Predicted 3D model of an 85-nucleotide RNA (c-di-GMP-I-GGC riboswitch aptamer) from a Candidatus Atribacteria bacterium.
RNA sequence: ACCCGAACUGGCAAACUUGGCGAAAGCCAAGGACGCAAAAUUACGGGCCUAACGGAGAGAUCCUAUGGUCGCCGGAUUGCCGAAC
Repeated sequence: ACCCGAACUGGCAAACUUGGCGAAAGCCAAGGACGCAAAAUUACGGGCCUAACGGAGAGAUCCUAUGGUCGCCGGAUUGCCGAAC
């Protein structure tokens, strides 16, 4: 330098439960650990979720992200330890 395959030190925290926020998706806090070497940061590209507002419709309902998701994939930025290679 590359790498994240072994160990170590620490870190994060799915489902679920409780409380709060939100129209919802979902988010926050506490508990809890399925997992994670980027499960750190970033909605930049794609995907996915929602549809309040707005639009269409006689209605049922449908469309739309300006709302979400980085623990869906890719990109960008940063990065602990350290056998082996």
NCBI's taxonomy places the organism under Bacteria, Pseudomonadati, Atribacterota, Atribacteria. The coordinates come from a structure-prediction model, not an experiment, and the mean pLDDT is 85.